A computed fold for a 72-nucleotide RNA from Chytridiales sp. JEL 0842, annotated as transfer RNA. The sequence is in RNAcentral, with records from ENA. It matches the Rfam family "tRNA". Gene Ontology term of the family: triplet codon-amino acid adaptor activity. About the family: Transfer RNA (tRNA) molecules are approximately 80 nucleotides in length. The prediction has a mean pLDDT of 84. The source organism's lineage runs through Eukaryota, Opisthokonta, Fungi, chytridiomyceta and Chytridiales.

């Protein structure tokens, strides 16, 4: 060079066009002489970026940038 997947919460992850999931990590609370574990609950996201197509894009083209991987 080309080609294919792949980038969502600190971190690992769901999610095929209509209000973005869970775990776990953090916090507060309950339980307990105490701490762990249990158990409830709160916070935490510009969905890599950029334009495009839609009434509407995490999701569908296209372009960059970052990660695997394959040809040569």
């Nucleotide at each position: 060079g080309c080609c294919u997947c792949u980038u969502u919460a600190g971190u690992u992850u769901a999610g095929u066009g209509g209000u973005a999931u869970a775990a776990u990590a953090u916090c507060c609370g309950c339980c307990u002489c105490g701490u762990a574990a249990g158990c409830g609950g709160a916070a935490g996201g510009u969905c890599g970026u950029c334009a495009g197509u839609u009434c509407g894009a995490a999701c569908c083209u296209g372009g960059c940038a970052g990660g695997a991987g394959g040809c040569a």